[in-house]
RNA sequence: GACACGUAAGAGCAAACACGUCGAAAGACGCGGGCGCAAAACUUCCGGUCUACCGGCACGAAGGGCCUAUGACAGCGGGGUUGCCGGG
Numbered sequence: 001g002a003c004a005c006g007u008a009a010g011a012g013c014a015a016a017c018a019c020g021u022c023g024a025a026a027g028a029c030g031c032g033g034g035c036g037c038a039a040a041a042c043u044u045c046c047g048g049u050c051u052a053c054c055g056g057c058a059c060g061a062a063g064g065g066c067c068u069a070u071g072a073c074a075g076c077g078g079g080g081u082u083g084c085c086g087g088g
Base pairs, nucleotide, nucleotide: 012037013036017032019030020029021028022027035075041081042080043079045078046077047076048073049072050071055067056066057065059064
């Protein structure tokens, strides 16, 4: 260096989905449920994605169309902060 086999302990969180609640929606929360996660703990600072109530634009009889976060996603990536165990 390569290949093969083996490998902790105590835990933690909780996807989809179901029910309920809030919200215009995205989505969030609670309960159940586990897809997974060594930070899937916290935090919107940067990028990205999602939604479009209010607002704007033009057309239309209307339904609508397009634009737009101040909204949302931390289980999209990066950054910041913090934490558990083992080995060196």

The RNA shown here (c-di-GMP-I riboswitch aptamer) has 88 nucleotides and comes from a Gammaproteobacteria bacterium.
The sequence was found by an Rfam model in a public genome assembly.
Its Rfam family is "c-di-GMP-I riboswitch aptamer". Its family is annotated with cyclic-di-GMP binding in the Gene Ontology.